[in-house]
């Protein structure tokens, strides 16, 4: 530089038009002598970024950036 994939919670990922989620961490309380186990409760997010398209966009379009692959 061109093709292709990815990008969404702190971490690994699902969600393919119609309230963002799981499972691990995390915090906040029970219990308990303490602590670890275990119970009960809080997503903790500008879904890369910016524009289009829709009554309606994590999802379709474009365009940019990262990351990864492949061809030159």
């Nucleotide at each position: 530089u061109g093709c292709g994939g990815u990008g969404u919670a702190g971490c690994u990922c699902a969600g393919u038009g119609g309230u963002a989620g799981a499972g691990c961490g995390g915090c906040c309380g029970g219990c308990u002598g303490u602590u670890a186990a275990c119970c009960g409760g809080c997503g903790c997010g500008u879904c890369g970024c910016a524009g289009g398209u829709u009554c309606g966009a994590a999802c379709c379009c474009u365009g940019c950036c990262g990351c990864c692959g492949c061809a030159g």
A computed fold for a 72-nucleotide RNA from a Vicinamibacterales bacterium, annotated as transfer RNA. Rfam family: tRNA. Rfam describes the family as follows. Transfer RNA (tRNA) molecules are approximately 80 nucleotides in length. Rfam classes the family as a transfer RNA. NCBI's taxonomy places the organism under Bacteria, Pseudomonadati, Acidobacteriota, Vicinamibacteria, Vicinamibacterales. Model confidence (mean pLDDT): 81 of 100.